[in-house]
RNA sequence: AGUGGCGCACGGGUGAGUAAUACGUAGGUAAUCUACCUUAGUGUGAGGAAUAACUUUUGGAAACGAAAGCUAAUACCUCAUAUUCUUUUAUUAACUACGGUUUUUAAAAGUAAAGGGGGCCUCUCCUUGGAAGCUCUCGCACUUUGAUGAGCCUACGUGCCAUUAGGUUGUUGGUGGGGUAAUGGCCUACCAAGCCCGCGAUGGCUAACUGGUCUGAGAGGAUGAUCAGUCACACUGGAACUGAAACACGGUCCAGACUCCUACGGGAGGCAGCAGUAGGGAAUAUUGCGCAAUGGGCGAAAGCCUGACGCAGCGACGUCGUGUGGGGGAUGAAGGGUUUUGGCUCGUAAACCCCUGUCAGAUGGGACGAUGGGAACAUUGGUUAAUACCCAAUGUUUUUGACGGUACCAUCAGAGGAAGCACCGGCUAACUACGUGCCAGCAGCCGCGGUAAUACGUAGGGUGCAAGCGUUGUUCGGAAUCAUUGGGCGUAAAGAGUAGGUAGGCGGAACGGUAAGUCAGAUGUGAAAUCCCAGGGCUUAACUCUGGAAGUGCAUUUGAUACUGCUGUUCUAGAUUUCAGGAGAGGGAAGCAGAAUUCCUGGUGUAGGGGUGGAAUCCGUAGAUAUCAGGAGGAAUACCAGAGGCGAAGGCGGCUUCCUGGACUGACAAUGACGCUGAGCUACGAAAGCGUGGGUAGCAAACAGGAUUAGAUACCCUGGUAGUCCACGCCCUAAACGAUGAUUACUAGAUGUGGCGGGAGUUGACCCCUGCCGUAUCGUAGUUAACGCGAUAAGUAAUCCGCCUGGGGAGUACGGCCGCAAGGCUAAAACUCAAAGGAAUUGACGGGGGCCCGCACAAGCGGUGGAGCAUGUGGUUUAAUUCGAAGCAGCGCGAAGAACCUUACCUGGGCUUGACAUACCUGGCUACCCUAAGAAACUAGGGGUUUUACUUCGGUAAACCAGGAUACAGGUGCUGCACGGCUGUCGUCAGCUCGUGCCGUGAGGUGUUGGGUUAAGUCCCGCGACGAGCGCAACCCUUACUGUUAGUUGCCAUCAUUUAGUUGGGCACUCUAAUAGGACUGCCGGUGUCAAACCGGAGGAAGGUGGGGACGACGUCAAGUCAUCAUGGCCCUUAUGCCCAGGGCUACACACGUGCUACAAUGGCCAGCACAAAGAGUUGCCAGACUGCGAAGUUUAGCUAAUCUCAAAAAACUGGUCUCAGUUCGGAUUGAAGUCUGCAAUUCGACUUCAUGAAGCUGGAAUCGCUAGUAAUCGUGGAUCAGCAUGCCACGGUGAAUACGUUCCCGGGCCUUGUACACACCGCCCGUCACACCACGAAAGCUGGUUGUACCUUAAGACGCCUUGCUAACCCUUCGGGGAGUAAGCGUCCACGGUGUGGCUAGU
Repeated sequence: AGUGGCGCACGGGUGAGUAAUACGUAGGUAAUCUACCUUAGUGUGAGGAAUAACUUUUGGAAACGAAAGCUAAUACCUCAUAUUCUUUUAUUAACUACGGUUUUUAAAAGUAAAGGGGGCCUCUCCUUGGAAGCUCUCGCACUUUGAUGAGCCUACGUGCCAUUAGGUUGUUGGUGGGGUAAUGGCCUACCAAGCCCGCGAUGGCUAACUGGUCUGAGAGGAUGAUCAGUCACACUGGAACUGAAACACGGUCCAGACUCCUACGGGAGGCAGCAGUAGGGAAUAUUGCGCAAUGGGCGAAAGCCUGACGCAGCGACGUCGUGUGGGGGAUGAAGGGUUUUGGCUCGUAAACCCCUGUCAGAUGGGACGAUGGGAACAUUGGUUAAUACCCAAUGUUUUUGACGGUACCAUCAGAGGAAGCACCGGCUAACUACGUGCCAGCAGCCGCGGUAAUACGUAGGGUGCAAGCGUUGUUCGGAAUCAUUGGGCGUAAAGAGUAGGUAGGCGGAACGGUAAGUCAGAUGUGAAAUCCCAGGGCUUAACUCUGGAAGUGCAUUUGAUACUGCUGUUCUAGAUUUCAGGAGAGGGAAGCAGAAUUCCUGGUGUAGGGGUGGAAUCCGUAGAUAUCAGGAGGAAUACCAGAGGCGAAGGCGGCUUCCUGGACUGACAAUGACGCUGAGCUACGAAAGCGUGGGUAGCAAACAGGAUUAGAUACCCUGGUAGUCCACGCCCUAAACGAUGAUUACUAGAUGUGGCGGGAGUUGACCCCUGCCGUAUCGUAGUUAACGCGAUAAGUAAUCCGCCUGGGGAGUACGGCCGCAAGGCUAAAACUCAAAGGAAUUGACGGGGGCCCGCACAAGCGGUGGAGCAUGUGGUUUAAUUCGAAGCAGCGCGAAGAACCUUACCUGGGCUUGACAUACCUGGCUACCCUAAGAAACUAGGGGUUUUACUUCGGUAAACCAGGAUACAGGUGCUGCACGGCUGUCGUCAGCUCGUGCCGUGAGGUGUUGGGUUAAGUCCCGCGACGAGCGCAACCCUUACUGUUAGUUGCCAUCAUUUAGUUGGGCACUCUAAUAGGACUGCCGGUGUCAAACCGGAGGAAGGUGGGGACGACGUCAAGUCAUCAUGGCCCUUAUGCCCAGGGCUACACACGUGCUACAAUGGCCAGCACAAAGAGUUGCCAGACUGCGAAGUUUAGCUAAUCUCAAAAAACUGGUCUCAGUUCGGAUUGAAGUCUGCAAUUCGACUUCAUGAAGCUGGAAUCGCUAGUAAUCGUGGAUCAGCAUGCCACGGUGAAUACGUUCCCGGGCCUUGUACACACCGCCCGUCACACCACGAAAGCUGGUUGUACCUUAAGACGCCUUGCUAACCCUUCGGGGAGUAAGCGUCCACGGUGUGGCUAGU
């Protein structure tokens, strides 16, 4: 190497298939098998023929063979024996689920075997010793017991989809046969027509199942890694062989795909074993050591095999434990960060001092895990004839460790080598600075970021975890958000349109029986591991070991009998029937009636009718409308009529008749639970619509015309067809609503109304009490998120059904069913949003309502808008035209006055600690004047001198000047959306709030609403409110009257006097200015709630807040102002600061606002003449006089003002003139000449004189102011200011008209109502279209996947048939052969494959 035996069906891997041939639990097998092991028994006799290896020859590239020859066995074959065993027949007993099973006995037939190893001589033979033999042991055969394992069967449980509802022909059963270890349609022939299914069959999709695991209080939900049990699979499909067991991971055969070898002929292969490779992927380890332990196979054993396993390696993947130091240490160091610049913080943290020594490092020692087995020796026991041998037990000796020189221990040195990650807006523990500026970015949800970001990025600090920390994904929880525990359906999602009724579910009272449910006990099981509890072992823990508990389940069994079920017998309270009544638009059919509309005929009659907000289309002289008479036809039924009646709902309305359903009341009886609900199913079901045939008066979609309008495919009008009506047949939907399913029971009342009764009452009626059934309003308890409901429940309970689970997509698509169609029923997903929704609250709003107010309208007067000019703004222009203000509430505004200055702007020239402030040092004494250049600022030079205080006379100090240096100054630069202050506006509108109480779950309400009244939330009354505050009013100023006091600068009645209150005199008057009074609805009358108050009146100077002013609630507009001032932050720092000259703010095609002057006769011009108030004045007002036409000039009195001055008031009045015109209106513009102010009037002042003499003849749309000393008109003064007003702020003179009234416009207040608004109607929001993109549907088709079906083809194999080829054993033989066996062949079944035709599904 080979023969033979055993093993290879274990162990190891994976989860593709499988929704039941699986798994789990409990059973059955009386329908079975089981190698090795075990119990018991019996046996192991006699023969035979081959074949590997081997030798020779030979084929092939190889794989692998072929032929011949030799040989052995526990390999193979035959025979014998066989109590048993198997089969058949008969028989006994017991049990039974009546099928049978077990058992006793007898007979017949059939079936076995194999030897190997060790030792010995007691008996026999040969006789050293062996062989028969004996003995031990391992086997072998048959039977048997047990154990183990397996097969089969049954019940229950174990996913989703009904847009899968019917499936099935070996299908369901029977009989005979076959097959298997075994039951069975498992297979076959025949017979019957069954079997499964709404308690979900069949089909489709998904999936290995379980113990367990995660989560959860539990019930549950999700899941099935590691470990353990079961199943299935082994490249894909099919098949058998061997075997105890396989239809077999590392076996065979066939087919297919793939890979490899090849000499092209042919062959080889199957990591879902352990490592490892490639690929895929976000991602998952070493081609390690060892059989030392545990376990397995073989073996007598040694031993061999074992990627099972034990270990090691890699990975913070998880769990557990440990370290990275401990104590002291305040100049709170340096440094970082921050800052209110004082400080605070990192922080006892560090440094520094004193210690400790885990881990890592070095050196040395060094395990447990080893028990056993073998060998040798010894002892004891068994066996035997035997002290041999053998077996068993014990003892001694020897030997065996992968991990591993690992755990552990000792010594050495030394704080040394050892901390990160996330977060810091809320949830949620933890905050600042800088950068950025809706950018960059963050984000779990809400949301941050648009120049002061605790939210982005960085830093400092902090918080939380820690060798980890975060992120992502997944599952459960929270989620009572699928609700069994434990939800709902009036309005939030949700009651089917209504009824009848099948299955099902639920069901009245009494007494028995039973024991299925139910309850209790016992027994078995519920594997181990896990979880829990108690202990033990590793230093602790994780981990692990031992024991216990639990496992709520299932089965068997014994009891209990209240309840449920089943069953029997009864009962009458539920239900039903009978009788007697009355009510009713209940339904169906037939007939009839009157009013009205329209049409037709005729008469009368004449020009219109009709219609509307107003019209027109339309009808009408061919005779309408109107009116009278007659006729035709269709539809609908006024009044009665009612929150009234009937019906299951839809719905039902003239009258009569016929047919017919239901409810109600009352009463005697009868049946005896006959009941309730009701998936499917069936019937009915408004209007519109559809089909066929009729009918058609009126009305009327579509359509036509006329209007309206920007348009008007509408609203309005004139017409008008389907339709509306009838018959028959469909449709099957509605806000089919009480948005409220049906049934039953219970739980305060009050008030109507319909039907039927009872009682009482002169029984005639009403009223009254009461019962049942309906219908309606209010309301208690209760309930509800609230609104509300409330015996007709949305209350309290019970039964059954239907339905809901965020909005949109969508009641849509696809599929199915129905329909003639229209369409209906059933009914998703992708995608998208962070809401959608309910009820109530407060506001705001409304072309909602009620009440009321305001020069809001109306009634009036005068303006603006047209002209010219002034002034402001926009725009444009410019070097600059500085900036701000922007609807009302910006625009004669900031600006109470831009030639320079102002001035912030532009150009140019200069300065840099600066024009100005504080602090330091040095020097000096200024100031001021002159000269030169220059536009000036300023630069350069010269002259000139000196202040105050103290003094020790040296000087010092202060002020000032110059120079220097540093901190700093400075900014009309930005942000009014960072702010203070101030202001505007609603609005001088009457409102805005609070405390306590009360109501409401709450937001919130009440008070404050209501009835009156007021200018007023002013006051009164009422009231679950009682009070209070800010506002209103009043207190303040002024004006109107009076008194008192006072009497100059004011006044003058009386007396004198004068040109003159000038003077004397006086203080009476006026006036002045101080203080009082007066007015309060106080009085009268009326109205009114005996109120508040209003109306009228008296008196009064004044009358109902007398007129005017100051005074502005809570708040709104991110209103205005960083350029009055103040101020955070940012920015500039030889400039964005400061100085100077010139220019600009004054521009000019144009547009707007605000004004002035006009357009003229109520006027202009000229002349004359009268009467104010309030102011201002010494850098001033300036009289008078003189000069000038004048602006003004010269001169100078008076006045710091009731003294003087400005200062003349003007309109008015008187007289004259002009006579309606671009003028004697109007004065712009321009020319000339002047005056004044000022350093200076060119850009760019005002005024004067002369001349010039524009537009303009009362103003479109539109729009403003004003209610009485007001509008209008007339002049006067003041602030600012050198000068400059038509502006602004004041003052007086003259001095009206009108208000019926609250419909309308605007604004406002209160109450109420609706709301999808809350940035609040300048809100919200809908649809089309354009472009791009995303998702889904349909689509002629195209391409895959999967699964049927009808056939074709048949590999390997199995079974059957057959025997012509072949054949060692066995049998027969006449020796030829035959039996027997078998190759080949044939038949049946069949994988892959092929053809045709379907279904489903995916992509496009």

The RNA shown here (small-subunit ribosomal RNA) has 1404 nucleotides and comes from an uncultured organism. Its mean pLDDT, the model's own confidence on a scale to 100, is 83.